[in-house]
Predicted 3D model of a 346-nucleotide part of an RNA (small-subunit ribosomal RNA, central domain) from a termite gut metagenome. Model confidence (mean pLDDT): 88 of 100. Its Rfam family is "Bacterial small subunit ribosomal RNA". Rfam links the family to the GO terms structural constituent of ribosome and ribosome.

Context: one part of a larger RNA
RNA sequence: UUGGGUUUAAAGGGUGCGCAGGCUGGAUGAUAAGUCUGCGGUGAAAGGUUAGAGCUUAACUCUGACAUUGCCGUGGAUACUGUUGUUCUAGAUGAUAGUUGACGUUGGCGGAAUAUGUCAAGUAGCGGUGAAAUGCUUAGAUAUGACAUAGAACACCGGUGGGGAAGCCGGCUAACGAAACUAUUCAUGACGCUCAUGCACGAAAGCGUGGGGAUCAAACAGGAUUAGAUACCCUGGUAGUCCACGCAGUAAACGAUGAUCACUCGUUGUCGGCGAUAGACCGUCGGUGGCUAAGCGAAAGUGAUAAGUGAUCCACCUGGGGAGUACGUUCGCAAGUAUGAAACUC
Numbered sequence: 001u002u003g004g005g006u007u008u009a010a011a012g013g014g015u016g017c018g019c020a021g022g023c024u025g026g027a028u029g030a031u032a033a034g035u036c037u038g039c040g041g042u043g044a045a046a047g048g049u050u051a052g053a054g055c056u057u058a059a060c061u062c063u064g065a066c067a068u069u070g071c072c073g074u075g076g077a078u079a080c081u082g083u084u085g086u087u088c089u090a091g092a093u094g095a096u097a098g099u100u101g102a103c104g105u106u107g108g109c110g111g112a113a114u115a116u117g118u119c120a121a122g123u124a125g126c127g128g129u130g131a132a133a134u135g136c137u138u139a140g141a142u143a144u145g146a147c148a149u150a151g152a153a154c155a156c157c158g159g160u161g162g163g164g165a166a167g168c169c170g171g172c173u174a175a176c177g178a179a180a181c182u183a184u185u186c187a188u189g190a191c192g193c194u195c196a197u198g199c200a201c202g203a204a205a206g207c208g209u210g211g212g213g214a215u216c217a218a219a220c221a222g223g224a225u226u227a228g229a230u231a232c233c234c235u236g237g238u239a240g241u242c243c244a245c246g247c248a249g250u251a252a253a254c255g256a257u258g259a260u261c262a263c264u265c266g267u268u269g270u271c272g273g274c275g276a277u278a279g280a281c282c283g284u285c286g287g288u289g290g291c292u293a294a295g296c297g298a299a300a301g302u303g304a305u306a307a308g309u310g311a312u313c314c315a316c317c318u319g320g321g322g323a324g325u326a327c328g329u330u331c332g333c334a335a336g337u338a339u340g341a342a343a344c345u346c
Base pairs, nucleotide, nucleotide: 004317005316006315007300008299012314014201015200016199017198021194022193023192025088026087027086028085029084030083031082033081034080035077036076037075038074039073040072041071042070048066049065050064051063052062053061054060091191092188093187094186095184096183097182098181099180100179103177104176105175106174107173108172109171110154114150115149116148117147118146119145120144125136126135162169163168206247207246208245209244210243211242216240220236221235222234223233258313259312260311261310262309263308266291267290268289269288270287271286272285273284274283275282295302296301319346320345321344328339329338331336
């Protein structure tokens, strides 16, 4: 390279938007660039193939033919691709009317719990563990009641329930913003799909500045355990955890399964619509689960939410270690991120 692959063996980019590029629905006309075909020109010689000839043969040499798969010109063909005109509605989008939800942003409010403080009442322990001790407590703790303050998180409902591109999103409420689905089949008329580079978003931890600090808690200290115990257990406890703004850009960012489209037995739940109805059974569209036929698969399994059958586009893989390392470069305040080898070795 051809080829083969990517749930778990190496391999799907964390997610979206999207320029270039690639691919792209039905009908019909024009054109003839690609495509197919006739003819002409050219495609040096040597070399090659083939038929002969010449040195006694061969090697070698000579002659003819072919090949030279190409390029140029010209005449045609028009199914397909391209270009262009007209047109259609099945893709896509819009309109109208409904519906849905922890979807997002900002503000307000609430109760339980926790901690602290003050007061009341009360007395000797509390706390903690496998057992203890450190710790707190007669300067009155713990337990109980009242009041006050603070910060953070929202029990029950809660559900293989819902929403979101993913990350993620859960008390109540208001404003603003976005989305999806359904019904009508009214409008536009292919306006579509994918997407290298790029741009945006992106848990937790971390970083910068300024706030905040109840709980929990890296580091740290002490008490235990132990042969030791830089741990597991206990008592404390600082960054952090929270907010605003800015950076960082990574995760087992997982369904370990890229996006879009079409097609392909059944069965049983459930969520949101619509139709029909009687409140039941039922039909239909869109989600979300279980089991399963064929098929696929090394098997586990998957099975209309495919890992089945096909199509388009992107990303990625090519033995283990060395190594996601070194070097160089990019980005970053740093931590580090991205890109990413080789020697050597088995």